A computed fold for a 1394-nucleotide RNA from an uncultured prokaryote, annotated as small-subunit ribosomal RNA. Its Rfam family is "Bacterial small subunit ribosomal RNA". The prediction has a mean pLDDT of 84.

């Protein structure tokens, strides 16, 4: 789809004779039948392929569409639906009977068609609708004519099937792979060609230009990136291609092996009466799951398309639209203008201010978008009626077609757009601010939170973590996360390397392949021009149009870099011919040679054996032992065995492809250099696979084995020594023959070929000269030094390249995992070759540079050694310090460079600490505010500080206002910290070190870091001076100016001096003078290698030596470069930032800092005779002294008391100096006439006070120690050593500390070695710099990798078993409507079987 067919309701509504009819309706539901569900629309599972892309072919179909030609006549039989029966839970059947057709099926016909043996066979068909004038006519209609359908051929277009070039991933740890495989004849299929499929027949075909197998993947036009050339992708639109649950299969069609057809297996879902059934969203929405993640169960067929249909029409999650999501893209708003009191509020802050900020507010506009009000197009062509021409026709029906006219069709949609009202009114976030890479400050936090793309922040001042305030960047967005390109020249075609950074095979011969001398002809394959085809469209791009502009659609060009086909062109490459001789080679004639191989042989020397003299040791080490040796070694002489190796020559000398090759002879044999000719004619160069060679070690078989000598014995050494060393020593080392196939197989340089300045050597040849040499000049082959130019990141190379160039081969792409696993191949093994991930790191390297360091070299140098004297570590106290203890032992300082240190002095104080008690604007300071002179004297409680009460006091100044300064009280700022941080600070100091260095400027040199100067020869204490010199100059150290000590003069002499004069005393500068002396303190002179010899370079500048008081810086001292040590110090001060705030701040008693099993430092007294006591006697110098020092005279054994002279000091006092200085005597080697500790007793003295916890004196006791173990300190000359004095501090307290003087040595060869330190150079894997760095076991655990007894699984090969639907053959069996028949039945078909 009823314009193919039969068959046909129902509600409702009307009518009604109540029988029932009529509308609905020939309409809905089925069926038959026709076409259409192979198209549209999804996905990207499989495929790595004629799958896709491109350009091309021939043996094919093609429904609808379309141009032609020829037809469309006459029959027959059945089958759904319908019915009646009837199985089943249900899908869904069964059996019987009836029926129509454009459903089936035979005859007729055969222009074309198809088969042929060329004679001839064979095959079609359907009607339906419109309209009609004549004539027929059963009135159904025939006839006629239009219209669509049908059949049969012959193109067409369009669609599709089938071949072919090329192009199209990634793996050789896939190298062979195929048997219908490759051809071929003859069948057979197929719509067509073809091993497509059979039978025979040959043995083929593919493969290193990568087959075959594994691994990943839809391909493309195009996206993205990229300057390009790549690179990576194939969403979204478009072409192809494949899939539709998973596998397999055929029906049916023009087309399918079919997305919404079927049949079987299967796995899932579901119904189920358990017998059975039923499904496939990778359609459009839509749910679960999964997931960082991804939308509505909408609205229309109005437009475009599509299929069915004459048509209207229906259908149509193709499609058109809305819906959702800032997922992209474009466009648009969130106001504009003005506006300094620079409001407030934040935030900072040097407190002044500065920023947010013209921002805001306030004034003065504007109204897009949203809202709201009304109005409004295009997208619509169709189509239907009506009328008009034209064709057709017999026709003015009826179809067609064109026009007209009228009618009508919108999902979006309250549409776009236009308009009205009101108002600044309803609209800004997001991420960053340490560098890259635009953009800063507070706070909070303290390797905690946390941050991070790299680098890397964070451990109390965080521009890096959080938070804020500002900023800075996009911007209806912004960040993040994940990809892909760029950057990255980092896979290098365009456009890279290989000596040391990765990286040249160990080295020949060759195979395929690359690539190749000079000339002519000829080809026309590369190449190079013109055409012609094709390279879809859409995208890029160009230039028009249309949405207000943009995105975004449309026109129209260009391009599509390509492929074909076809015409030309011939330089050059490549084919083909034909010569050449420059390249390569053969001939000929010298030549050198550890080139190989193979036989002989010579002589030295180890060691063995045999024999001879000989006697105690040999031997061997840094020293020794083990060994050997009185059973005669070692050592020496004859004689003989074996075996291995070839001094001298001998040399960056020679031969060889490397590896390697060394006494002489002799066969054999490979190369290579020179000289002249003569000949072949491109025979050439490299060189994947491949094959040969290839030290040493190793391995099998058989020899050989003197000497060496892995393993392994022994003895040293060692903390240990599976080792360095030493004695033994056995595989091996040596021959033969076969593996082995690697090495820092190196020149860490792969071969050939050409070309680019010079010198100087030497090896083997030619040639020429001439003066005939130990000459000279050239040439060619070799190996070596140097060096232009060029190259190199440097270091370096430089005709023997790492220069400049060609040809070819090999190899690299970040370290480590690893040249390792695992698979292959090779080997007897050992092991070779080939050769990954996974995980990890943010590096690894190379070259130079500057330091540091070295058990690395040279040079020098210091109490560094060494050579001396004297002590420390033993003893005892003193003192610090750790440790312990303790309510508390307050804190600091810790290696030199803490520890008799801060402390130049803790009974209280100090004092920081414990404990108790008290005060809270405070012990001290500023300001407001009120008060009041300050002050004081007394009694009581209390440990006191306090509190109470009490006496006594009313001051100065003044302009009479009031003002200073002093006290009190109440409350606010504040005050106070010896609390923390020396790792946040300053200052000051300590060391290295009083070492001689540290540096700049300009200049040159280097890509640079850097260097040069500053190195080098001298010489010095000294970077001190001098030459020399691509360096020239300076600064900061050094020396020197400063202080003191030593000589000498001058000036001045009191308080000091007294030589000469003079008085005096018992005596004294005591007087009077005096300035000479000594001293005192100003000023001056000396000393500079200034003279002289000598040695050096004619120099610095060193020896010696004169003069001198001093002589080579005359002693001493103050003076510490650039830096080291995060050295010390927040407790001297000072100060950020943090903490406390009726306490971590003040006050006040008392106690601690004084403690004691021990450890250690630094001292002091001692162990005695160069001593100890006793007696007598002498000599400094520097210092203090008035709240001081204190005389004299007196008492006391004595500390010291008394007492006051004098003295503000060259006047007085402290104050007596000691010592083995000097004279006398004692003691006699001993725990003492040595030592003094402890201890008991008595006392002095300071003091508010000596218990805890001072000095000191006297008596009395009378300890340890009889020169100190390992070790380790100090000094070089007026020093050590030793002996007394003073002073700071300080009521008192010194072995301490700083100062003074007195006596007063010893040694220094020397620079080897310790220790520290300077130049130079070397070597680094260090740089927090050797106190670096680093390597490996082991323990613990298994995230990762590998192995692992197994253990699940997927995939394949190979052979086997079982086989479903199906689809061709076959076909006993059963059924069978058209056709034929001799009526028996046959042909043909269906169901079974197989």
């Nucleotide at each position: 789809c009823g314009a193919g067919c039969g068959a046909g309701a129902a509600a409702g509504c009307c009518c009604u004779u109540c029988g029932g009819g009529g509308c609905g309706a020939g309409u809905a539901c089925a069926g038959c039948g026709g076409c259409g569900g192979a198209c549209g629309g999804g996905u990207g599972a499989g495929u790595a392929a004629c799958g896709c892309g491109u350009a091309g072919g021939a043996a094919u179909c093609u429904a609808c569409c379309u141009g032609g030609u020829a037809g469309u006549g006459g029959g027959g039989g059945a089958c759904a639906a319908c019915a009646u029966g009837u199985g089943g839970a249900a899908a869904c059947g069964c059996a019987u009977g009836c029926u129509a057709a454009u459903a089936c099926c035979g005859c007729a016909u055969a222009c074309g068609a198809c088969c042929u043996a060329a004679g001839g066979g064979u095959g079609a068909a359907a009607g339906c609708g419109g309209g009609g004038g004549a004539c027929c006519u059963u009135c159904g209609g025939g006839c006629c004519u239009c219209g669509c359908g049908c059949u049969a051929u012959c193109g067409g277009a369009u669609g599709a099937g089938c071949c072919u070039g090329c192009g199209u991933a990634g793996g050789a740890u896939u190298a062979g792979c195929u048997u219908g495989u490759u051809g071929g004849u003859g069948a057979g299929g197929u719509a067509a060609g073809a091993g497509c499929u059979c039978a025979c027949c040959a043995a083929g075909g593919c493969g290193a230009c990568g087959a075959u197998c594994c691994u990943u993947a839809g391909c493309u036009g195009g996206u993205c990136u990229g300057a390009g050339a790549g690179g990576a992708u194939g969403a979204u639109c478009a072409g192809c291609c494949a899939c539709a649950c998973u596998g397999g299969g055929a029906c049916u069609g023009a087309g399918a092996c079919a997305c919404g057809g079927c049949c079987c297996a299967g796995a899932c879902u579901c119904c189920u009466a358990c017998g059975g059934g039923a499904g496939g969203c990778a359609g459009c929405a839509g749910u679960g799951g999964g997931g960082a993640a991804u939308a509505u169960u909408g609205c229309g067929c109005a437009a475009u398309g599509g299929a069915g249909g004459a048509a209207a029409c229906u259908c149509u999650g193709a499609c058109g639209c809305a819906g959702c999501c800032a997922u992209g893209c474009c466009g648009c708003g969130u106001g504009u203008g003005u506006g300094a009191a620079g409001a407030a509020g934040g935030c900072c802050u040097u407190a002044g201010g500065g920023u947010u900020g013209u921002a805001a507010a306030g004034c003065a506009c504007u109204u897009u978008c949203a809202a709201u009000u009304g109005g409004g197009a295009g997208g619509a062509a169709a189509g239907g009626u009506u009328g008009u021409g034209c064709g057709u026709u017999a026709a003015u029906a009826g179809c067609g077609u064109a026009c007209a006219a009228c009618u009508g069709u919108g999902a979006c949609g309250u549409u776009a757009c236009c308009u009205u009202u009101a108002g600044a009114a309803g609209a800004a976030g997001c991420a960053c601010c340490g560098g890259c890479u635009a953009a800063c400050u507070c706070c909070g936090u303290g390797c905690c939170a946390g941050c991070a793309g790299c680098c890397g922040c964070g451990g109390u001042a965080a521009u890096a973590c959080g938070g804020a305030g500002g900023g800075u960047g996009c911007a209806a967005g912004c960040g993040u996360u994940a990809a892909u390109c760029g950057g990255a020249a980092u896979u290098a075609c365009u456009g890279g390397g290989c000596g040391u950074a990765a990286a040249g095979c160990g080295c020949g011969c060759g195979u395929a392949g690359g690539c190749g001398g000079u000339u002519g002809c000829u080809u026309a394959a590369g190449u190079c021009g013109g055409a012609u085809g094709u390279g879809a469209a859409a995208g890029c791009c160009c230039u028009g149009g249309g949405c207000u502009c943009a995105a975004c659609c449309u026109g129209g060009g260009a391009a599509c870099u390509g492929c074909a086909u076809u015409c030309g062109a011939u330089a050059c490459u490549g084919g083909g011919c034909a010569a050449c001789u420059a390249g390569a080679g053969u001939a000929u004639g010298a030549a050198a040679g550890a080139g190989g191989g193979a036989g002989g042989u010579a002589g030295a020397a180890u060691u063995c054996c045999a024999u001879g003299u000989g006697u105690a040791g040999c031997g061997g080490u840094g020293a020794a032992a083990u060994g050997c040796g009185u059973a005669g070694a070692u050592a020496u002489g004859u004689g003989g065995a074996g075996g291995a190796a070839u001094a001298c020559c001998a040399g960056u000398g020679g031969c060889g492809a490397a590896g390697g090759c060394g006494g002489c002879c002799u066969c054999c044999u490979g190369g290579u250099u020179c000289a002249a000719u003569a000949c072949u004619g491109a025979c050439g160069c490299u060189g994947a696979g491949g094959u040969g060679c290839g030290a040493a070690a190793g391995c099998g078989u058989g020899g050989g084995g003197a000497g060496c000598a892995a393993a392994c014995a022994g003895g040293a050494u060692u903390a240990g020594a599976u080792a360095c060393c030493c004695u033994g020593g056995u595989a091996g080392u040596c021959c033969a023959c076969g593996c082995c196939g690697u090495a820092a197989a190196c020149g860490a340089u792969g071969u050939c070929u050409a070309c680019u300045a010079g010198c100087c050597g030497u090896u083997g040849g030619g040639g020429g000269g001439c003066u005939u040499g130990a000459c000279c000049c050239u040439u060619u082959a070799g190996u070596g030094g140097c060096g232009c130019a060029g190259c190199u990141a440097a270091c370096g190379c430089c005709a023997u390249a790492a220069g400049u160039a060609g040809a070819c081969c090999g190899c690299c792409u970040g370290g480590g995992g690893a040249g390792u696993a695992c698979g292959g191949c090779c080997g007897c093994a050992a092991g070779g070759c080939u050769a990954a991930a996974a995980c990890u790191c943010a590096a690894a390297g190379g070259a130079a540079u500057u330091g540091a360091c070295g058990g690395g070299g040279g040079c020098c140098c210091g109490c560094a050694c060494a050579a001396g004297c004297g002590g420390u570590g033993g003893a005892g106290c003193a003192u610090g310090u750790g440790g312990u203890u303790u309510a508390a032992a307050u804190c600091g300082a810790u290696g030199c460079a803490a520890c008799g240190c801060g402390a130049a002095g803790a009974a209280c104080c100090u004092u920081a600490c414990c404990u108790a008690c008290c005060c809270u604007u405070g012990a001290c300071a500023u300001c407001a505010u009120c008060a009041g002179a300050a002050c004081u004297u007394g009694u009581u409680a209390g440990a006191g500080a306090u509190a109470a009460c009490u006496c006594g006091g009313u001051g100065c100044c003044u302009u009479c206002g009031g003002g200073a300064a002093c006290u009190g009280a109440a409350u606010g700022a504040c005050a106070g910290g010896u609390g923390c941080u020396g790792c946040a600070u300053g200052g000051c100091u300590g060391u290295c070190g009083u070492c001689a260095g540290c540096u700049c400027g300009u200049g040159u040199c280097g890509u640079g870091a850097g260097a040069u100067g500053u190195u080098g020869g001298g010489u010095u204490a000294a970077g001190u001076c001098c030459c020399g010199u691509a360096a020239c100059g300076a600064g900061c150290g050094c020396a020197a100016c400063c202080c003191u000590u030593g000589u000498c003069c001058u000036u001045a002499g009191u308080u000091g001096c007294c030589a000469g004069c003079g008085c005096g005393u018992a005596a004294u500068g005591g007087c009077g003078g005096g300035g000479a002396c000594u001293c005192u303190a100003g000023g001056g002179a000396g000393a500079c290698u200034g003279c002289c010899g000598g040695u050096g370079a004619c120099a610095a500048a060193c020896c010696g030596g004169a003069g001198g008081a001093a002589g080579g810086u005359g002693g001493g001292g103050a003076u510490g470069a650039c830096g080291u040590c995060a050295a010390g110090u927040c407790a001297u001060c000072a100060u950020g930032g943090c903490c406390c705030u009726u306490a971590u701040g003040g006050g006040u008693a008392g106690g601690g800092c004084u403690a004691c099993a021990c450890a250690c430092g630094u001292g002091c007294u001692a162990c005695a005779a160069u001593g100890g006591g006793c007696g007598g006697u002498a000599c400094a110098g520097a210092g203090g002294g008035c709240a001081g020092c204190a005389a004299a005279c007196u008492c006391g054994c004595g500390a010291g008391g008394u007492g006051g002279a004098g003295c503000u000091a060259a006047u007085c006092c402290c104050a007596g100096a000691a010592a083995u200085g000097c004279c006398g005597g004692u003691c006699g080697u001993a725990g003492u006439c040595c030592g003094g500790a402890u201890u008991g007793g008595a006392g002095u003295c300071u003091g508010c006070a000596a218990c805890u916890c001072g000095a000191c004196u006297c008596c009395a006791u009378g300890a340890a120690g009889u020169c100190g173990g390992a070790a380790u300190c100090g000094c070089u000359a007026g020093u050590a050593a030793u002996c007394g004095c003073g002073a700071a501090u300080c009521a008192g307290c010194a072995u301490g500390u700083c100062g003074c003087g007195g006596u007063g040595a010893a040694u220094a060869c020397g620079u080897u070695c310790c220790c520290g330190g300077g130049c130079c150079u070397u070597g680094u894997a260090c740089a927090c710099a050797c106190c670096g760095c680093c390597c490996g076991u082991c323990a613990c655990a298994c995230c990762a990798u590998g192995g692992g007894a197994g253990u699940g699984g997927a995939u394949u090969g190979c052979a086997c078993c079982a086989g479903a639907a199906g689809u061709c053959g076959c076909u006993a069996g059963u059924c069978u409507a058209a056709c034929c028949u001799u009526c028996g039945g046959g042909a043909g078909g269906a169901c079974g079987g197989u």